[in-house]
């Protein structure tokens, strides 16, 4: 080379063709003498890039980057 997997807030991951979610973790307020724990609110993502179907693409199709397996 081939063959195959996944590529997503900081971190693990879920998701479906209708403007993207949870859990950790972060910040804030409440509780506490305080801290931890809880309960509340919030903040963070061009869904790896290009292209292509489609009214409409994270999701479907091509290529392409990187990485993990895997055969020789």
């Nucleotide at each position: 080379a081939g063959c195959g997997g996944g590529a997503g807030g900081g971190c693990u991951c879920a998701g479906u063709g209708g403007u993207a979610g949870a859990g950790c973790g972060c910040a804030u307020g409440c509780c506490u003498a305080g801290c931890a724990a809880g309960c509340a609110u919030g903040a963070g993502g061009u869904c790896c890039u290009g292209g292509g179907u489609u009214c409409a693409a994270u999701c479907c199709c091509c290529a392409g980057u990187a990485c993990c397996g895997u055969c020789a």